[in-house]
Context: one part of a larger RNA
């Protein structure tokens, strides 16, 4: 010097990102126990008192209650054994998770809603046979979103998606075959070496190309649908102080953000402004609303209980600190 354990005057969080770590509390019996609340809780709330031994009494008699006494600094005499309270955020809760840096506000959850599916179900695996779903049958099964509970969940179907519709337009292969290409039996013309060559036309068959017409779903089209994906305005003026604008005008839109909440896990400006708490508060709590850029199942707002969650305050407590000291053990170091 390091690790581990222990003690400390006065102060008591002044330490620090932060009370991290440590300390406090601790068992049993009795008394007592607030707001709030889903009436179950909260609650071991908080806060108090007692606890050994001896002699009696009573009783519901290995004990309890009660009266008297004894000893010590100390009686759950060692060890083991909740620190507590208040405000706020998030998530209802118990649970689950990154095996080896994240345990959470993330995941799940009961509950809610929508969509699909009538059974050889939808859906999934497999080339198939087949299998799961299910030896089930819509109070069932699959998919998606939300996430207890309470109060609620506004407007927009123009775009995208999905569902329904079938009149018209468009539209593939296929059907169709007008017309058309090549080939040449044959015929014609010319030449001459008289059976050959050159040229032209050209049936049938085969063959090349192929118009009109016909031809489903889809798309266009017509409706519906937002707890489907999503979206939810601007400018100007106006009241008898000023300010503000219930009101008016105008442009645009599919419709212009309703209730509730709001400097918020969301607010840039910003340490917004006011109030509270402190001697002093970029955090915290309550308000205001000017919401850069909240907002209603990508759920909105509340909410008792719960949380090794996040944040602020208070009491108790302490070597966290002022500020360090000492003790023990084990290392390190030095000498042998």
């Nucleotide at each position: 010097c390091a690790a581990u354990g222990g003690u400390c005057a006065a102060g008591g969080a002044a330490c620090u990102c932060g009370g991290c770590a440590a300390a406090u509390u601790g068992a049993c019996u009795c008394c007592g126990u607030a707001a709030c609340u889903u009436c179950g809780g909260g609650a071991g709330a908080a806060g108090g008192a007692g606890u050994u031994c001896c002699c009696g009494a009573u009783c519901u008699u290995u004990g309890a209650u009660u009266g008297g006494g004894a000893c010590g600094c100390a009686g759950u005499g060692a060890a083991a054994a909740g620190g507590g309270g208040g405000g706020a955020g998030c998530g209802a809760c118990u649970g689950u998770u990154u095996a080896c840096u994240a345990a959470a506000a993330a995941c799940a959850c009961a509950g809610g809603u929508c969509c699909a599916u009538g059974c050889u179900a939808a859906c999934a695996c497999g080339u198939a046979a087949g299998u799961g779903g299910a030896c089930a049958u819509a109070u069932a099964u699959g998919g998606a979103c939300u996430g207890a509970c309470a109060c609620c969940u506004g407007c927009c179907c123009g775009g995208u998606g999905c569902c329904g519709g079938a009149a018209g337009g468009u539209u593939a292969a296929g059907a169709g075959g007008a017309u058309u290409u090549g080939u040449u039996a044959u015929u014609c013309u010319g030449a001459c070496u008289u059976g050959u060559c050159a040229g032209a036309a050209g049936a049938a068959g085969c063959u090349c190309a192929g118009a009109a017409u016909u031809g489903a779903a889809g798309c266009c089209c017509c409706g519906g649908u937002a707890a489907a994906c999503g979206g939810c305005g601007g400018c100007c003026g106006u009241a008898a102080c000023u300010a503000u604008a219930a009101c008016g005008g105008u442009c645009c839109u599919a419709a212009g953000g309703u209730a509730g909440c709001g400097a918020a896990a969301u607010u840039c400006c910003u340490u917004g402004u006011c109030g509270g708490g402190u001697a002093a508060g970029u955090u915290c709590c309550g308000a205001c609303c000017u919401g850069c850029a909240c907002g209603a199942a990508u759920g909105g707002u509340g909410c008792a209980a719960c949380g090794a969650c996040u944040u602020c305050c208070c009491c108790a407590c302490u070597g966290u600190c002022u500020c360090g000291a000492c003790c023990a053990u084990u290392g390190a170091c030095u000498c042998a």
A computed fold for a 336-nucleotide part of an RNA from a marine metagenome, annotated as large-subunit ribosomal RNA, domain IV. The full RNA is in RNAcentral, with records from SILVA. Rfam family: Bacterial large subunit ribosomal RNA.